This is a predicted structure of a 351-nucleotide part of an RNA (small-subunit ribosomal RNA, central domain) from an uncultured bacterium. Rfam family: Bacterial small subunit ribosomal RNA. Gene Ontology terms of the family: ribosome and structural constituent of ribosome. The RNAcentral record of the full RNA draws on ENA, Greengenes and SILVA.
Context: one part of a larger RNA
RNA sequence: UUGGGCGUAAAGAGCUCGUAGGCGGUUUGUCGCGUCUGCCGUGAAAUUCUGGGGCUCAACCCUGGGCGUGCGGUGGGUACGGGCAGACUGGAGUGCGGUAGGGGAGACUGGAAUUCCUGGUGUAGCGGUGGAAUGCGCAGAUAUCAGGAGGAACACCGGUGGCGAAGGCGGGUCUCUGGGCCGUUACUGACGCUGAGGAGCGAAAGCAUGGGGAGCGAACAGGAUUAGAUACCCUGGUAGUCCAUGCCGUAAACGUUGGGAACUAGGUGUGGGGUCCAUUCCACGGAUUCUGCGCCGUAGCUAACGCAUUAAGUUCCCCGCCUGGGGAGUACGGCCGCAAGGCUAAAACUC
Numbered sequence: 001u002u003g004g005g006c007g008u009a010a011a012g013a014g015c016u017c018g019u020a021g022g023c024g025g026u027u028u029g030u031c032g033c034g035u036c037u038g039c040c041g042u043g044a045a046a047u048u049c050u051g052g053g054g055c056u057c058a059a060c061c062c063u064g065g066g067c068g069u070g071c072g073g074u075g076g077g078u079a080c081g082g083g084c085a086g087a088c089u090g091g092a093g094u095g096c097g098g099u100a101g102g103g104g105a106g107a108c109u110g111g112a113a114u115u116c117c118u119g120g121u122g123u124a125g126c127g128g129u130g131g132a133a134u135g136c137g138c139a140g141a142u143a144u145c146a147g148g149a150g151g152a153a154c155a156c157c158g159g160u161g162g163c164g165a166a167g168g169c170g171g172g173u174c175u176c177u178g179g180g181c182c183g184u185u186a187c188u189g190a191c192g193c194u195g196a197g198g199a200g201c202g203a204a205a206g207c208a209u210g211g212g213g214a215g216c217g218a219a220c221a222g223g224a225u226u227a228g229a230u231a232c233c234c235u236g237g238u239a240g241u242c243c244a245u246g247c248c249g250u251a252a253a254c255g256u257u258g259g260g261a262a263c264u265a266g267g268u269g270u271g272g273g274g275u276c277c278a279u280u281c282c283a284c285g286g287a288u289u290c291u292g293c294g295c296c297g298u299a300g301c302u303a304a305c306g307c308a309u310u311a312a313g314u315u316c317c318c319c320g321c322c323u324g325g326g327g328a329g330u331a332c333g334g335c336c337g338c339a340a341g342g343c344u345a346a347a348a349c350u351c
Stems, first nucleotide, its partner, number of pairs: 004322003007305002012319001014201004021194003025088007033081002035077008049065006091191001092188003095184005103177007110154001115149007125136002162169002206247006215241002220236004258318006266296012300307002324351003333344004
C1' cells in the first nucleotide's frame, strides 16, 4: 500500500467560517470529453505460448503463427457521468406575520451577606478543634444597636428546564446586536454538502502595562498531629481571583461518539409554536403536526457493556485520525510566543 478500524481496547481535530479539491435534485435539447463498439496503423528483436523442422533425444537452435492490457487514426452508439444552452420546485435561501430564551456587547442601578471604620450599650473573654495551641481581647474584643466605606458574588424562582458552534451564559432596567422555531407559500431558481491549506473564536491557570483589592487564597510564616509531616486540621497571609487593553492557545475543551442527507416499531415525560374537536367565553382537556431536551424499549448492531428516529441500526458524500508496550508527545530542526511554553515530530535501545 491493499485491507481493517476510531463510545469504553490505538484512533473524531476544542469549536466555527471558508479557499482549492471531492461529491451533488427534477427535466428538455445539443456536443460526443469520459464511456461502449467496428475497422486500419503501430505495438523492434530476443523472451513467453503454439504448429513445424535441425543437432541420435533433450537442453539448445531455426522457421511460421498467436499474445502484446496500450497509443494514434477513422466509422458508429449516446443510457450513465461531463461541457454548453433552456426550463422546473421538492434541496438551499429571501420576503411577510408571529414567538420563546441566563445568546452577545455597553451603560446605569438594587437588596442580603462578609470585612473594615466611627459612635452608643456592655464586660471578660472570644475564636478554633477530635482535643488543643498559635491568634484576637481591659489600649475594652466577642455580642448588640445606629451610621458610613469598599469590593466581589447574585439566595428564593431554578427545573435530566432554556439559550449558544464550542468555550460558556443566571439580581434588575435601558440601548445596540447574532441566531433559532412556527405559520404563510409571495419571491430567487440548485444558488447545495463537506472542507487539505488558511482565518477567527476559544474554560482555568499564566504573562505584560495601568487600576482595584471585601471575601477567598497557591507561595510563605506560625500552631498542632506524627517516628518524621516540606501534608491532611487550625491561626495568619503575598501573588492571584475583579476591571481595562494586549498576549498565551491549552483541558477528563467529554456525549471520551466529526459534519451533512435519506430510510427503519412504539411508549412516556417535559420546553417552544401551529391546526382540528370539545367548551357560551377564558382556563383545563382530547386528537394531530413541526421543532428541541430526557427516560424506557422492538428489529438491527455490538467482544461485552450497551446503542436503539437525538443510533453505536441500514446506506451514500466529504474531512480528520489509528496501526504492539516503553523510549516519547521526548530529542533535533522549523514555525509561533515577552516568557512559561505551544504546534509539527523521530531514532538508537529495550520488552